[in-house]
RNA sequence: GCCAUAGUUCAGCGGUAGAAUAGAGGUCUCCAAAACCUUUGACGGGGGUUCGAUUCCCUCUGGCC
Numbered sequence: 001g002c003c004a005u006a007g008u009u010c011a012g013c014g015g016u017a018g019a020a021u022a023g024a025g026g027u028c029u030c031c032a033a034a035a036c037c038u039u040u041g042a043c044g045g046g047g048g049u050u051c052g053a054u055u056c057c058c059u060c061u062g063g064c065c
Base pairs, nucleotide, nucleotide: 001064002063003062004061007021008020009019010018015051023039024038025037026036027035044060045059046058047057048056
C1' cells in the first nucleotide's frame, strides 16, 4: 500500500445483498450422468458519521506485496 461479502470463485461502493458453482428436493431415465425447475446458505470483530452503512471514517484481527 492492497484485500476481507454464501462451502468456493466473484459482483454490489449510502436506501431490499446478487451471480456462478457446490449442497438439498423434484422432473426426465431401466439406472446413472447431463439438462431443466424449486430451494438452503454470507457482508471478519469493535466503535464513529448518517434518517439510513456491505458501502464513508477510526481501531483491532487475519492475508498478500

Transfer RNA from a marine eukaryotic metagenome, 65 nucleotides, folded computationally. Model confidence (mean pLDDT): 85 of 100. The RNAcentral record of the sequence draws on MGnify. It matches the Rfam family "tRNA".